Molecule: Bacterial large signal recognition particle RNA
Organism: Ruminiclostridium sp.
RNA sequence: CCGCGCUAGAUGGGGAGGUAGCGGUGCCCUGUAUCCGCAAUCCGCUAUAGCGGAGUUGAAUUCCUGCCCCAGGCUUAUAAGUGUAAAGCCAGUUGUGCUGUAAGAUACAAUGAUGAUUGGGUCUUGCGCAAUUCAGAAACGUGAACUCCGUCAGGUCCGGGAGGAAGCAGCGGUAAGCGGAACCUCUGGGUGUGCCGCGAGUUUGCCUGGUUUGAGUAUACUGUGCAUGAGACGUUUGUACUUGUCUGUCGAAGGCAGGUGCGCGG
Repeated sequence: CCGCGCUAGAUGGGGAGGUAGCGGUGCCCUGUAUCCGCAAUCCGCUAUAGCGGAGUUGAAUUCCUGCCCCAGGCUUAUAAGUGUAAAGCCAGUUGUGCUGUAAGAUACAAUGAUGAUUGGGUCUUGCGCAAUUCAGAAACGUGAACUCCGUCAGGUCCGGGAGGAAGCAGCGGUAAGCGGAACCUCUGGGUGUGCCGCGAGUUUGCCUGGUUUGAGUAUACUGUGCAUGAGACGUUUGUACUUGUCUGUCGAAGGCAGGUGCGCGG
């Protein structure tokens, strides 16, 4: 050095968590890496750190060690985003009020602002008057079988007669009552009819006229002062998650290097 046969070992690994510590079951990452029993109210061990049993492989590219690289996990600090909770002494945002404030803006103003004075109208009310409406009177018409009046045909009664008497119907008039007209007149009553007359009142709300003075007046629209309210957004703080960077740690797969048996034969 080669061949043959054994053995140690290997037969997934890692992270977090759990544990005095080490593994396993379970969760997560990687990706395929034998089977049976035990196991989170845990199972089995003791720095030699799963236990018990079987199968395969087996001295090496496959086992062991170190280094590099790096999936991924955990961690430190920080930024951003998203949620969530709280804060209105949170100088943002925003509403309301003050007969606020006239700085800005707008409008009016020597064709006269504001003010002063005076008169009138509008407003309230009293009286009168007119209007309107109702009732009555007056006027007109109708209207009494008998119970009103007048005249009383016919007829009746008295009388010898002359004549007289009462008196129905009718006619005329009238009382009570009834009716119509809507012109005139009179009386009484009524009114959210009217300012016609006179008077009284009138906080100043408005309009208007005269006289006078002589330059500002009005509007809270914007700004601004004070007070007060709202919290959707924004702000601040805490917290959770996600993404990224940073610190540290573990670290699969991969890469590199090194190390590592026994027997027989040639």